Model confidence (mean pLDDT): 91 of 100. Large-subunit ribosomal RNA, domain VI from a Natronospirales bacterium, 270 nucleotides, folded computationally. Rfam family: Bacterial large subunit ribosomal RNA. Rfam links the family to the GO terms ribosome and structural constituent of ribosome.

Context: one part of a larger RNA
RNA sequence: CGUUGGAGAUUUGAGGGGAGCUGUUCCCAGUACGAGAGGACCGGAAUGGACAUACCUCUGGUGUACCGGUUGUCACGCCAGUGGCACUGCCGGGUAGCUAUGUAUGGACGGGAUAAGCGCUGAAAGCAUCUAAGCGCGAAGCCCACCCCAAGAUUAGAUCUCCCUGGACUCUUGAAGUCCCUGAAGGUCCGUCGAAGACUACGACGUUGAUAGGCUGGGUGUGGAAGCGCGGCAACGCGUUGAGCUAACCAGUACUAAUUGACCGUGCGG
Numbered sequence: 001c002g003u004u005g006g007a008g009a010u011u012u013g014a015g016g017g018g019a020g021c022u023g024u025u026c027c028c029a030g031u032a033c034g035a036g037a038g039g040a041c042c043g044g045a046a047u048g049g050a051c052a053u054a055c056c057u058c059u060g061g062u063g064u065a066c067c068g069g070u071u072g073u074c075a076c077g078c079c080a081g082u083g084g085c086a087c088u089g090c091c092g093g094g095u096a097g098c099u100a101u102g103u104a105u106g107g108a109c110g111g112g113a114u115a116a117g118c119g120c121u122g123a124a125a126g127c128a129u130c131u132a133a134g135c136g137c138g139a140a141g142c143c144c145a146c147c148c149c150a151a152g153a154u155u156a157g158a159u160c161u162c163c164c165u166g167g168a169c170u171c172u173u174g175a176a177g178u179c180c181c182u183g184a185a186g187g188u189c190c191g192u193c194g195a196a197g198a199c200u201a202c203g204a205c206g207u208u209g210a211u212a213g214g215c216u217g218g219g220u221g222u223g224g225a226a227g228c229g230c231g232g233c234a235a236c237g238c239g240u241u242g243a244g245c246u247a248a249c250c251a252g253u254a255c256u257a258a259u260u261g262a263c264c265g266u267g268c269g270g
Base pairs, nucleotide, nucleotide: 001152005163006162007161008160009159010158011157015149016148017147018146021049022048023047024046025045026044027043033038051106052105053104054103055102059100060099061098062097066093067092068091069090070089071086072085073084074083075082076081110144111143112142117137118136119135120134164269166180167179168178169177170176171174181267186264187263188262189261190206191205192204193203194202211257212256213255214253215252216251217250218249221245222244227240228239229238230237231236
């Protein structure tokens, strides 16, 4: 820009893409077959490999925003307690998120038309013949079926709901132009943000408000804070005390910030 008034939702599916793999074991059955050795078809069940998709409950990884330990040195006047620097100083753990080696699921079932092939009926050609007319089976393959995209499918589809019912003038008289009034439904800008994201887009919210921050409570992690008391010459230990602290998690709560506004979009549709 188009889709022939505009808008918000929900859809149909022309068409396109993805997927499509396979082993082993058991039952049937030590059966059929075979002198024996050996050893099935058909059908049914279980369990794997590789691959793919999704996810983070579990097992782990990461986790320089959490907690703890510890060395050297400097600072806060000193002690104590902390902070800075040393690769995050080093080390032990670890929330959310992201992840695989973790978890779950998938290939299927089924239908249609067929290939090679196997047949029925059957003449030409009194027989025979799957073929000439006609009919039936038959593959990991083809078309459906499964998953995803999809009406720019210009053949531009469908359904539901919402919105707009003014006036005057000009000439070159037409899908013509100008002025005044009007400005809907809806959308955007802007702001607070996000399991969305390069930007954009997408999604949530904007006081009729839980969108983010803060606060409160909870969870999770760390692992027993500081201070004080007691014991010990001291290092240190014990008690107060599962203490103190706790990021991205879960709730609640308007304390802070989403203020006020502006713009686009018209007037019933040759």